């Protein structure tokens, strides 16, 4: 610099159950689990996708309200790209 074909030593931890004086949701975080990961370490810039409190726009109602579209300031780095970092090996 390439790559993870071998090796040692580890490392994370998907669903899925338990719980959280986290959240509104999506999801988050604790513990348990092991699908799988060579960056499944980190960053929400671009794309995807989920969500829909707060906004909006319609409906329905006398109202309070309630449905329903449409929309991230949210949410995912174990969806992709891209950015910064790195541990042991192989090669060269």
């Nucleotide at each position: 610099a390439u790559c993870a074909u071998c090796a040692a030593g580890g490392g994370c931890a998907a669903a899925c159950c338990c719980g959280u004086u986290c959240g509104a949701a999506a999801g988050a975080c604790g513990g348990g689990g092991a699908c799988g990961c060579a960056a499944a370490g980190c960053c929400a810039u671009g794309g995807g996708u989920c969500u829909a409190a707060c906004g909006u726009u319609g409906g329905c109602g006398c109202a309070a309200g309630u449905c329903a579209g449409c929309a991230a300031u949210g949410a995912u780095a174990g969806c992709c790209a891209g950015g910064c970092u790195g541990c042991u090996g192989a090669u060269u």